[in-house]
RNA sequence: GGCCUCGUAGCUCAGCCUGGAUAGAGCGAACGCCUCCUAAGCGUUAGGUCGGGAGUUCAAAUCUUCCCGGGGCCG
Numbered sequence: 001g002g003c004c005u006c007g008u009a010g011c012u013c014a015g016c017c018u019g020g021a022u023a024g025a026g027c028g029a030a031c032g033c034c035u036c037c038u039a040a041g042c043g044u045u046a047g048g049u050c051g052g053g054a055g056u057u058c059a060a061a062u063c064u065u066c067c068c069g070g071g072g073c074c075g
Base pairs, nucleotide, nucleotide: 001074002073003072004071005070006069007068010027011026012025013024020058029045030044031043032042033041051067052066053065054064055063
């Protein structure tokens, strides 16, 4: 230098190929119920400019492009 792959909640990830209505799960957190107390169990709530910019489109986490970062292959 070229190519591939990953980046979505505090953590681990799904969703992307095939665009669509308020962006999800588990764990974790806060609060509540339960209990003599704790743990366990149950319930509720909060938490995201989907790595960043631009473009296409009525509409982008999803398509195109550039850039940033992690990993890998080739020279």
This is a predicted structure of a 75-nucleotide RNA (transfer RNA) from a Candidatus Woesearchaeota archaeon. The prediction has a mean pLDDT of 82. It was read from a public genome assembly. Its Rfam family is "tRNA". It is annotated as a transfer RNA. About the family: Transfer RNA (tRNA) molecules are approximately 80 nucleotides in length. The organism belongs to Candidatus Woesearchaeota, within Archaea.